Group I catalytic intron, 214 nucleotides, folded computationally. Its Rfam family is "Group I catalytic intron". From the family's description: Group I catalytic introns are large self-splicing ribozymes. They catalyse their own excision from mRNA, tRNA and rRNA precursors in a wide range of organisms. The core secondary structure consists of 9 paired regions (P1-P9). These fold to essentially two domains - the P4-P6 domain (formed from the stacking of P5, P4, P6 and P6a helices) and the P3-P9 domain (formed from the P8, P3, P7 and P9 helices). The secondary structure mark-up for this family represents only this conserved core. Group I catalytic introns often have long ORFs inserted in loop regions. The window size for this search is chosen to minimise search time and catch the small examples. A larger window size will find more matches.
[in-house]
RNA sequence: AGCGGGCUGUGCUCAAGCGCAGCUUCCACAGGAAACUGUGGUUGACAAAGCAGGAGAAUUGCUGGAAGCCCCUCUGGGGUAAUCAGCAGCCGAGCCCGUCAUUAUUUUGGCGGGAAGGUUCAGAGACUAUGUACCUGCCUCCCGAAACGCAAUGUCCGCCUAUGGCGGAAAGUCGUGGGAGAAGAUAUAGUCCAAGUCCGAUAGUAAUAUCGGG
Numbered sequence: 001a002g003c004g005g006g007c008u009g010u011g012c013u014c015a016a017g018c019g020c021a022g023c024u025u026c027c028a029c030a031g032g033a034a035a036c037u038g039u040g041g042u043u044g045a046c047a048a049a050g051c052a053g054g055a056g057a058a059u060u061g062c063u064g065g066a067a068g069c070c071c072c073u074c075u076g077g078g079g080u081a082a083u084c085a086g087c088a089g090c091c092g093a094g095c096c097c098g099u100c101a102u103u104a105u106u107u108u109g110g111c112g113g114g115a116a117g118g119u120u121c122a123g124a125g126a127c128u129a130u131g132u133a134c135c136u137g138c139c140u141c142c143c144g145a146a147a148c149g150c151a152a153u154g155u156c157c158g159c160c161u162a163u164g165g166c167g168g169a170a171a172g173u174c175g176u177g178g179g180a181g182a183a184g185a186u187a188u189a190g191u192c193c194a195a196g197u198c199c200g201a202u203a204g205u206a207a208u209a210u211c212g213g214g
Stems, first nucleotide, its partner, number of pairs: 005024008026041006050138005060088006068080005089119003095114007123193001125192005139181005147176003155169006197214007
């Protein structure tokens, strides 16, 4: 100086192996009451990633990176590329704000704006579905400082027509509330077309790229 755990996903490549992405242990900083979240470092390490429905639109013009692999005229450069993103524009169901009309009714719609997310971002691409992304609800687990509250065959107190009824109060052992349930879609499942393979042309030292044809 370099390398150095386990599990999940993906590519090379069927495997060993390697690259990238995610989670896991611990630490620091920032936010939060907390659970936890983000960024960076680290590697102490078991195991795990819920269910149902809804929507299927936009798919355009640019810009900045990139491991691994291949090539060379090799202390530098080129090619390919798993993939990481930024700006503008555009977009489905749903969400927020404003406004106009309408309605028994914060009912139903129009217009404008906004946030998240998506598209751009496949293999050049076309189309149909769909989810791991988006929306609504449910479920499981965790938190509980403040605020609001009394729903419960719960708890405590009081009253009554008393094995029930009425009223009130409190709490993290309750509701509302907050958080977690990874990543995979820069094409996921398919059909088409491409690619693949051979020949030719052009550019290039080459890797390779583009075009035409079988």
Model confidence (mean pLDDT): 75 of 100.